RNA sequence: GGAGUUGGACGGACCGUCGCUGCGCGCCGCAAGGUGCGGGGAGGAAAGUCCGGGCUCCACAGGGCAGAGCGCUGGGUAACUCCCAGGAGGAGCGAUCCUCGGCAAGCGCAACAGAAAGCAGACCGCCACGCGCUCCCGCCCUUUUCGGAGGGGGGGACGCGGGGUAAGGGUGAAACGGUGGGGUAAGAGCCCACCAGCGGGCGUGGUGACACGCCCGGCUAGGCAUGCCCCGCUCGGAGCAAGACCAAAUAGGAAGGCAGGCCGGCCCGGUCAAUGCCUUCGGGUAGGUUGCUUGAGGUGGUCGGUAACGGCCAUCCUAGAGGAAUGACGGUCGCCUCCCUCGCCCCGGAAGGGACAAGGGGGGGCACAAAACCCGGCUUACAGUCCGGCUCCGGCA
Numbered sequence: 001g002g003a004g005u006u007g008g009a010c011g012g013a014c015c016g017u018c019g020c021u022g023c024g025c026g027c028c029g030c031a032a033g034g035u036g037c038g039g040g041g042a043g044g045a046a047a048g049u050c051c052g053g054g055c056u057c058c059a060c061a062g063g064g065c066a067g068a069g070c071g072c073u074g075g076g077u078a079a080c081u082c083c084c085a086g087g088a089g090g091a092g093c094g095a096u097c098c099u100c101g102g103c104a105a106g107c108g109c110a111a112c113a114g115a116a117a118g119c120a121g122a123c124c125g126c127c128a129c130g131c132g133c134u135c136c137c138g139c140c141c142u143u144u145u146c147g148g149a150g151g152g153g154g155g156g157a158c159g160c161g162g163g164g165u166a167a168g169g170g171u172g173a174a175a176c177g178g179u180g181g182g183g184u185a186a187g188a189g190c191c192c193a194c195c196a197g198c199g200g201g202c203g204u205g206g207u208g209a210c211a212c213g214c215c216c217g218g219c220u221a222g223g224c225a226u227g228c229c230c231c232g233c234u235c236g237g238a239g240c241a242a243g244a245c246c247a248a249a250u251a252g253g254a255a256g257g258c259a260g261g262c263c264g265g266c267c268c269g270g271u272c273a274a275u276g277c278c279u280u281c282g283g284g285u286a287g288g289u290u291g292c293u294u295g296a297g298g299u300g301g302u303c304g305g306u307a308a309c310g311g312c313c314a315u316c317c318u319a320g321a322g323g324a325a326u327g328a329c330g331g332u333c334g335c336c337u338c339c340c341u342c343g344c345c346c347c348g349g350a351a352g353g354g355a356c357a358a359g360g361g362g363g364g365g366c367a368c369a370a371a372a373c374c375c376g377g378c379u380u381a382c383a384g385u386c387c388g389g390c391u392c393c394g395g396c397a
Stems, first nucleotide, its partner, number of pairs: 001393010012333007020041002023038006043368001047379002050377005055239004067235005072086005087100005101230002106228002108224002123169002125165003129161004134157004139152005177195006196220001198217008243290004253281007260272004297316008334366006341360002345354003
């Protein structure tokens, strides 16, 4: 210098004008509200709403089934599917990254190619056997007109048939361990030696996952559980539109009173409620208040711990809106990029052309996205900038 890997920080700044929304104070107003001043006002992901908790209400004897989630080990935490440290396997030269119970319990699934793909399979090849109006080559016997003819038996080729064989070829992501020897008709863990792998037992180290070593065994066991399933652990439901409080108008409800109907008329009394008026009460709605932001909180230091994290001390207060405010415009600066021109350099006689740089001028761009009860995570999106650790390659000394 180049390539890569990993972790962290930031994510425009300032000024002016006009607005929006809470808070505090002052003034006006009975109040609702208005107005002036001061001060606060989105994020690293506020997002997706995927996990986990706090908080709230409802439900709840106990046990089981069903269902859902999770799944190596140890630790952290309020909790987690998160984080840290480790283990095993895989990828990479490496830094580093990815994955994680069980398919030697059962069932199921697997494109294409291939003969055969799940207690497999015989296409080519190899091998022995049987058969043949076939062909070739020797041998033996009989006969002969010496040219041959007939018969028997053997070997080989070819064809056919039913078999053996997983060593070899070829297909595939994958073909039932590898190498060597024995063995065999040919072959094969068929047998043997060594090696790899698996299961069991023991020992050592480790909290553990696991690692290493020794012995024994049968000789070999494919993949997928993000397919059903098996094993282990965990899990009640709904969510701030939770919940709590205050509480109109209208309609309806309850109680009472008056008027009214009925008890033949009148009074008392009783009764009725299908009517009107008045008073009171209770429930719900609109609306308002609360929940609401001081919290598993931030920052700094120190101690413990490899770390995640925890203890202690100091210090700070940092949006609380609610159909939903946090904006618009102008200016200066910054960053990125493009163009023009001047400048410098090169070529050229000139016109002109080229290269470098980013000093002057101009244009464009500055992302992803916006709280909605709060918090811890994960995932996803993101113009651009800065800082650190580590690895590999090249050059120079």